[in-house]
Context: one part of a larger RNA
Molecule: small-subunit ribosomal RNA, 5' domain
Organism: uncultured bacterium
RNA sequence: GGACGAACGCUGGCGGCGUGCCUAACACAUGCAAGUCGAACGAAGCUCUGCGAUACAAGACUUCGGUCAAGUUGAACGGAUGACUUAGUGGCGGACGGGUGAGUAACGCGUGAGGAACCUGCUUUCAGUGGGGGACAACAGUUGGAAACGACUGCUAAUACCGCAUAAUGUAUUCUGACCGCAUGAUCGGAAUACCAAAGAUUUAUUGCUGAAAGAUGGCCUCGCGUCUGAUUAGAUAGUUGGUGAGGUAACGGCCCACCAAGUCGACGAUCAGUAGCCGGACUGAGAGGUUGAACGGCCACAUUGGGACUGAGAUACGGCCCAGACUCCUACGGGAGGCAGCAGUGGGGAAUAUUGGGCAAUGGGGGAAACCCUGACCCAGCAACGCCGCGUGAAGGAAGAAGGCUUUCGGGUUGUAAACUUCUUUUACCAGGGACGAAGGACGUGACGGUACCUGGAGAAAAAGCCACGGCUAACUACGUGCCAGCAGCCGCGGUAAUACGUAGGUGGCAAGCGUUGUCC
Numbered sequence: 001g002g003a004c005g006a007a008c009g010c011u012g013g014c015g016g017c018g019u020g021c022c023u024a025a026c027a028c029a030u031g032c033a034a035g036u037c038g039a040a041c042g043a044a045g046c047u048c049u050g051c052g053a054u055a056c057a058a059g060a061c062u063u064c065g066g067u068c069a070a071g072u073u074g075a076a077c078g079g080a081u082g083a084c085u086u087a088g089u090g091g092c093g094g095a096c097g098g099g100u101g102a103g104u105a106a107c108g109c110g111u112g113a114g115g116a117a118c119c120u121g122c123u124u125u126c127a128g129u130g131g132g133g134g135a136c137a138a139c140a141g142u143u144g145g146a147a148a149c150g151a152c153u154g155c156u157a158a159u160a161c162c163g164c165a166u167a168a169u170g171u172a173u174u175c176u177g178a179c180c181g182c183a184u185g186a187u188c189g190g191a192a193u194a195c196c197a198a199a200g201a202u203u204u205a206u207u208g209c210u211g212a213a214a215g216a217u218g219g220c221c222u223c224g225c226g227u228c229u230g231a232u233u234a235g236a237u238a239g240u241u242g243g244u245g246a247g248g249u250a251a252c253g254g255c256c257c258a259c260c261a262a263g264u265c266g267a268c269g270a271u272c273a274g275u276a277g278c279c280g281g282a283c284u285g286a287g288a289g290g291u292u293g294a295a296c297g298g299c300c301a302c303a304u305u306g307g308g309a310c311u312g313a314g315a316u317a318c319g320g321c322c323c324a325g326a327c328u329c330c331u332a333c334g335g336g337a338g339g340c341a342g343c344a345g346u347g348g349g350g351a352a353u354a355u356u357g358g359g360c361a362a363u364g365g366g367g368g369a370a371a372c373c374c375u376g377a378c379c380c381a382g383c384a385a386c387g388c389c390g391c392g393u394g395a396a397g398g399a400a401g402a403a404g405g406c407u408u409u410c411g412g413g414u415u416g417u418a419a420a421c422u423u424c425u426u427u428u429a430c431c432a433g434g435g436a437c438g439a440a441g442g443a444c445g446u447g448a449c450g451g452u453a454c455c456u457g458g459a460g461a462a463a464a465a466g467c468c469a470c471g472g473c474u475a476a477c478u479a480c481g482u483g484c485c486a487g488c489a490g491c492c493g494c495g496g497u498a499a500u501a502c503g504u505a506g507g508u509g510g511c512a513a514g515c516g517u518u519g520u521c522c
Stems, first nucleotide, its partner, number of pairs: 001522004006518005013391006019384002021349001026347003030344003035092003040089002043086003046082001047080004055072002059068003099302003108227008118219002122215008130164001132162002139154006170195009180185001200207002228274003235265003240262006247255001277299004281292004304325005327338004355381001357380003363377001364375004394424004404415004428463001430458005438449001466511005471492003477506005487494002
């Protein structure tokens, strides 16, 4: 000198774009952050309608006890309509998106290869979609419990569940041909045997379902190289290293198991200990390099701590399940509930870091045929000079060089064209009028931001300057006070009676809505 997710002191006009718990991966009140589909299904409610119980009742008759009765009401039952709603079954999605960096020195990451050892919800193409069965919710009844939540009996539907049929370009085994590879072997054919599937809905346009093939995307595994410090850590290792066989996996493999062998790693630093998410990048530097990994993007890991599996195409399953621990809450003391490292917000810690805001209008995501619904992703607004950038706080003229201040050798000098005064301008801020783009779907409709940006008009210099320094380094000096005191200080150093170094004032220099200080890196 440059840089910063900064903080502190003094000061503070506006706008644009960014950024904002670096500390306690501490504990969390409250609200929201993942739903959707009635074009899979039964049922319930709503609506319409048929029959019409019950009740009221004009009126008529009357032996005064009653009888009949148009009409109104509309239970129960049955049927139908759908532009309606949804607790449950079922499907898809809750593995994405969002957060954090505790752990991890590792094939975790980066880079380059390999998979002849693999999976992939989705898309496209080809083929098929036959015929049956038994349940369980909802519901009804009984019942336990303070609650959370159950238990039993009975009924019922499906794209829920389960057999059967069909069966190849599938899988497995056997035989065989061609061809290729570094090897185990791979690819393309032929034959035989065995085995395996399905689901319907509807407005009849479609869309689902099953099998196979291909594609894309995403993932999984293996390997070469690179990846901090310490030897005041020198030996480490028994599933350890390898083999055979069996199991397991989508798949290779001590991944796991039985048996066998005794190997394997290490001064080219094993093991141990400490520290740390890695990278694209960022800062600095002429470069080499050094430092760093906030924001944005990629990968990894984690979700109160530890362990476990289930479901599923896919699981570290943050807002899923089970067990154990700690903590908090409810309780009728028997038992239950919870997990903000999602967005806001609270307490705490700290030098220190924001609103319990608006909207799905755009972009994107989930569901749905669609309309649409959901979306604290996202788009916006609010707060903060936290950073960068831009603008303004007026411009021109103006010497009686005014007054005042400071200083003086008392002549003057300086503040200083500075002010006053004259003539202008109106950026920004303020007031009024107009007023967007962002909206893209075939048409209509659709804007949170926002009456914002912007445009036009209006008034008036009007509403807008500070901070630090002035001995040398280092641009900028005098006076007074103080008297080794009070104090200053980055280094040298200054102060003990004439201090350009302390304090104040005038003046000057530097930067400027900032200026200084502190911290860290180069």